[in-house]
Molecule: TPP riboswitch aptamer (THI element)
Organism: Vagococcus humatus
RNA sequence: ACCAUCACAAAGGGGUGCCUAUUGGCUGAGAUAGGGCGUUAGCUCGGACCCUUGGAACCUGAUCUUGUUAAUUGCAAGCGGAGGGAUUGUGAUGGAGUAGAGA
Numbered sequence: 001a002c003c004a005u006c007a008c009a010a011a012g013g014g015g016u017g018c019c020u021a022u023u024g025g026c027u028g029a030g031a032u033a034g035g036g037c038g039u040u041a042g043c044u045c046g047g048a049c050c051c052u053u054g055g056a057a058c059c060u061g062a063u064c065u066u067g068u069u070a071a072u073u074g075c076a077a078g079c080g081g082a083g084g085g086a087u088u089g090u091g092a093u094g095g096a097g098u099a100g101a102g103a
Stems, first nucleotide, its partner, number of pairs: 002095009011052004017026003032046001034045004058084003064078005
């Protein structure tokens, strides 16, 4: 110097939906009766949650295809051996007093 396992720290990425018998219902880790701005289209800051290349967190395809449901841009499966997509460090143990280099 390297590999594996475990622990910790900071950093970064992401979505926040749909329906309706409306003070309700559905799925889920997560759907915030959170704050701010706004031309009220939307943007942004937090919290919680998830994910970080061994990457299905999440986005495009896609108001896609089939099914399901009281209903649905929802939910399930497909799509998907498609494409994109965000990381570093410290310590412990083991390989091992081993490999390599220098004197």